[in-house]
Molecule: transfer RNA
Organism: Emericellopsis atlantica
RNA sequence: GGUCGACUGGUGUAGUGGCUAUCACGUUCGCCUCACACGCGAAAGGUCGCGGGUUCAAUCCCCGCGUUGACCU
Numbered sequence: 001g002g003u004c005g006a007c008u009g010g011u012g013u014a015g016u017g018g019c020u021a022u023c024a025c026g027u028u029c030g031c032c033u034c035a036c037a038c039g040c041g042a043a044a045g046g047u048c049g050c051g052g053g054u055u056c057a058a059u060c061c062c063c064g065c066g067u068u069g070a071c072c073u
Base pairs, nucleotide, nucleotide: 001072002071003070004069005068006067007066010025011024012023018056027043028042029041030040031039049065050064051063052062053061
């Protein structure tokens, strides 16, 4: 230098054009307990990497950039 992939709450992820973005773990609060753990219930937490384009509408499609991984040279 070239080709291909990944990027979504703190972490790991589902979602592939349409209403308020899914689940698990974690965190906080309550119940339970003498207490802790387990269990049960509730809550908080997301500019969907950034910018632009297409569209009535973009996490999703297109282009560029960034970060990162694999391969080729």